[in-house]
RNAcentral holds the sequence, with entries from ENA. This is a predicted structure of a 76-nucleotide RNA (transfer RNA) from a Paracoccaceae bacterium.

RNA sequence: GCCGCUGUAGCUCAGCAGGUAGAGCACGUCAUUCGUAAUGACGGGGUAGCAGGUUCGAGUCCUGUCAGCGGCACCA
Numbered sequence: 001g002c003c004g005c006u007g008u009a010g011c012u013c014a015g016c017a018g019g020u021a022g023a024g025c026a027c028g029u030c031a032u033u034c035g036u037a038a039u040g041a042c043g044g045g046g047u048a049g050c051a052g053g054u055u056c057g058a059g060u061c062c063u064g065u066c067a068g069c070g071g072c073a074c075c076a
Base pairs, nucleotide, nucleotide: 001072002071003070004069005068006067007066010025011024012023013022019056027043028042029041030040031039049065050064051063052062053061
């Protein structure tokens, strides 16, 4: 320098032919217990790395850019 993959809730990840974002864990409240844990019920939380574009509408398509990982090339 080139190519590819990944970037969604605190964490690990899902999401399809573009239609308005979800699971588990974690967290909070309540119940149960002498108390803790466990268990059960309920609940809060993200505009999707960043910036543009296309579209009535984008996490999902296109462009650029940043970061991580992998591969290739170059190297006096």

Rfam family: tRNA. Gene Ontology term of the family: triplet codon-amino acid adaptor activity.